[in-house]
Molecule: transfer RNA
Organism: Chloroflexota bacterium
RNA sequence: GCGGGAGUGAUGUAGUGGUAGCCUGUCAGCUUCCCAAGCUGAACGUGAGGGUUCGAUUCCCUUCUCCCGCU
Numbered sequence: 001g002c003g004g005g006a007g008u009g010a011u012g013u014a015g016u017g018g019u020a021g022c023c024u025g026u027c028a029g030c031u032u033c034c035c036a037a038g039c040u041g042a043a044c045g046u047g048a049g050g051g052u053u054c055g056a057u058u059c060c061c062u063u064c065u066c067c068c069g070c071u
Base pairs, nucleotide, nucleotide: 001070002069003068004067005066006065007064010024012022013021018054026042027041028040029039030038047063048062049061050060051059
């Protein structure tokens, strides 16, 4: 330099155009003599910029980081 792949809450991940879900964690409440466990609720997310579309995590372009291969 060329080609391919990945990027989604604090964490691990799902989601092929129509309300962003699940696990762990955090916080509050209930329960308990206390702790743990359990139950209920809440907060926290689509790497960045632009385009297409009524509507984009999803399609297109550019770009950043990481991984793999080729030279």